Description: Predicted 3D model of a 476-nucleotide part of an RNA (small-subunit ribosomal RNA, 3' major domain) from an uncultured prokaryote. The full RNA is in RNAcentral, with records from ENA. Rfam family: Bacterial small subunit ribosomal RNA. Its family is annotated with ribosome and structural constituent of ribosome in the Gene Ontology. The prediction has a mean pLDDT of 83.
Context: one part of a larger RNA
RNA sequence: UGACGGGGGCCCGCACAAGCGGUGGAGCAUGUGGCUUAAUUCGAGGCAACGCGAAGAACCUUACCUGGAUUUGACAUAUUUCUGACAAGCAUGGAAACAUGCCUUCUCUUCGGAGCAGAUAUACAGGUGCUGCAUGGCUGUCGUCAGCUCGUGCCGUGAGGUGUUCGGUUAAGUCCGGCAACGAGCGCAACCCGCGUCGUUAGUUACUAACAGGUUAUGCUGAGGACUCUAGUGAGACUGCCCGUGUCAAGCGGGAGGAAGGCGCGGACGACGUCAAGUCAGUAUGGCUCUUACAUCCAGGGCUGCACACGUGCUACAAUGGCCGGUACAAUGGGAAGCAAUACCGCGAGGUGGAGCAAAUCCGGAAAACCGGUCUCAGUUCGGAUUGGAGUCUGCAACUCGACUCCAUGAAGCUGGAAUCGCUAGUAAAGGCGUAUCAGCAACGGCGCCUUGAAUACGUUCCCGGGCCUUGUACA
Numbered sequence: 001u002g003a004c005g006g007g008g009g010c011c012c013g014c015a016c017a018a019g020c021g022g023u024g025g026a027g028c029a030u031g032u033g034g035c036u037u038a039a040u041u042c043g044a045g046g047c048a049a050c051g052c053g054a055a056g057a058a059c060c061u062u063a064c065c066u067g068g069a070u071u072u073g074a075c076a077u078a079u080u081u082c083u084g085a086c087a088a089g090c091a092u093g094g095a096a097a098c099a100u101g102c103c104u105u106c107u108c109u110u111c112g113g114a115g116c117a118g119a120u121a122u123a124c125a126g127g128u129g130c131u132g133c134a135u136g137g138c139u140g141u142c143g144u145c146a147g148c149u150c151g152u153g154c155c156g157u158g159a160g161g162u163g164u165u166c167g168g169u170u171a172a173g174u175c176c177g178g179c180a181a182c183g184a185g186c187g188c189a190a191c192c193c194g195c196g197u198c199g200u201u202a203g204u205u206a207c208u209a210a211c212a213g214g215u216u217a218u219g220c221u222g223a224g225g226a227c228u229c230u231a232g233u234g235a236g237a238c239u240g241c242c243c244g245u246g247u248c249a250a251g252c253g254g255g256a257g258g259a260a261g262g263c264g265c266g267g268a269c270g271a272c273g274u275c276a277a278g279u280c281a282g283u284a285u286g287g288c289u290c291u292u293a294c295a296u297c298c299a300g301g302g303c304u305g306c307a308c309a310c311g312u313g314c315u316a317c318a319a320u321g322g323c324c325g326g327u328a329c330a331a332u333g334g335g336a337a338g339c340a341a342u343a344c345c346g347c348g349a350g351g352u353g354g355a356g357c358a359a360a361u362c363c364g365g366a367a368a369a370c371c372g373g374u375c376u377c378a379g380u381u382c383g384g385a386u387u388g389g390a391g392u393c394u395g396c397a398a399c400u401c402g403a404c405u406c407c408a409u410g411a412a413g414c415u416g417g418a419a420u421c422g423c424u425a426g427u428a429a430a431g432g433c434g435u436a437u438c439a440g441c442a443a444c445g446g447c448g449c450c451u452u453g454a455a456u457a458c459g460u461u462c463c464c465g466g467g468c469c470u471u472g473u474a475c476a
Stems, first nucleotide, its partner, number of pairs: 001476002003473003007470007015460002019423005026315008034306002042053002064301007073124001077123003081119004089102005106115003126290002129288003135284001137279003140275001142273001147186006153162003166177003192267004197235007207224002211222003238261001241255005317416001321375006334363002338357002343352003382413001387408007429452007
């Protein structure tokens, strides 16, 4: 000087407390361990691995296994020699890759050759092989915590200190005051984006107040530029004003006006560094290593195996509910090898057919809610696992191993031990919708969107993590 303390002081954070809803028990989905296996490819491992890489494992993907094949190679560049097309098609063998055979057969040219393809030979290609403890780059984490440093000066023999400590204050090393310090840098904040109010500009595909036309009805039409909205540009919030308080300070408490008030709300943004943290399998890359194989192609299998254990979720255990009927109200976003209306067929998944739409123009029943009926506390009209049968769709192909539909079946489960998680407001909780990946889909996952919409916070003694000062230390 740090680090540490079941030392002290001060202060923060859904850290506790106060509340609301879960997890841990059940069934299923998914990831992991273990076991099994020819293979169950590899990585990730407390927080910070485990619905993670994977924004899509039937083939492909695919890296794994078994078997069949190739050896200048599936891919790149250059050279030597030779050949002339190559490719496609057909036949045979085959699981295919491929092998053999048949058929077919160049272009330009200054006639040297060039292009292209095949063979040959050599340099080489190739490796998801190893090392993340050789690396770059990127990322996680402490932590959006308020810290981390420098120049000059001063102090100290020196390591180093001072500044950065102290008194207030703040979300903040934020600001004020003081001070052997005076300044500065990286962080904080602001500058950036979105939301909330108003003005202005502009009105089509959006809108419809006034006027007119028309319809069973509808901005449907003429029209309009008011409103909503769209999307550019401005204004607006600064403790600016008032009262109190405070060191005539920074600030704090209350109030006015205001759409918004003291950081308005949300996002992007992550200091010096820590964990030899993660990634050689995203790519790049040093070294090592394989080179008729650890490379390459193909078929089939596996990654989906199942006595078991754990994580993350979904669905429930019911009456604030289930079922039946009626009836409202969204936003984000997507659409051409696509979204698909109306119509018809089917109980349904879906099928036939296809208007319109490269879309503010066309496409797409929101659900919970609300109204009425029924069930009456039961393993039930709760719950839907499992299984049998019959189907639909995608796709060369659904056996291993897809999703969905219908009929039948109707398991566990009556609110969950110790323990443990999230959340402070348009939040939690509840409800549905959209979308990337994608032929299809194991999505109950991810990322978004809107609808309904709470409770509680006395307080900082305690648990966890963190910041500052101080103290002890046989630790560095």